[in-house]
């Protein structure tokens, strides 16, 4: 240098182009308990960055950053 996969909460995953972007742990708060733990209830939390397609984009396309392989 070229090619090829990937980037979603803190964490480890989901999500046919269409509904409010689900969940699990972990974090807050409250029930419980003498006090934790365990169990129950509630909540906050995210689509890498910019453009483009498109009636609509986490998703298709292009650039750009960054994490992994493989060719040289």
């Nucleotide at each position: 240098g070229c090619c090829c996969c990937c980037g979603u909460a803190g964490c480890u995953u989901a999500a046919c182009g269409g509904a409010u972007a689900a969940a699990g742990u972990a974090c807050u708060u409250c029930c419980c308990u003498c006090c934790g733990a365990a169990g129950g209830a509630a909540g906050a939390a995210a689509u890498a960055c910019a453009g483009g397609u498109u009636c609509a984009a986490u998703u298709c396309c292009u650039g750009u950053c960054g994490g992994g392989g493989g060719c040289a």